Predicted 3D model of a 72-nucleotide RNA (transfer RNA) from a Clostridia bacterium.
The prediction has a mean pLDDT of 81.
């Protein structure tokens, strides 16, 4: 060189065109003599980047970045 896949909060991951969620991590509190375990509450993401369709795009389309496996 060529295909194919995959990119979403600090990590791991859901999210089939209608204003983005869960688990863990994390902050405050409560619970204990202390710590562990348990509860309550909270903050944290403009979805890898750029266009392009659409009334609307995480979702369809094109490119471009990184990453993975394959052929060569």
């Nucleotide at each position: 060189g060529c295909u194919a896949c995959u990119g979403u909060g600090g990590c791991u991951c859901a999210g089939u065109g209608g204003u983005a969620g869960a688990g863990c991590a994390c902050g405050u509190c409560c619970u204990u003599g202390g710590u562990a375990a348990g509860g309550a509450c909270g903050g944290g993401g403009u979805c890898g980047u750029g266009a392009g369709u659409c009334c609307g795009a995480u979702u369809c389309u094109c490119a471009u970045c990184a990453g993975u496996a394959g052929c060569u």
Its Rfam family is "tRNA". It was read from a public genome assembly.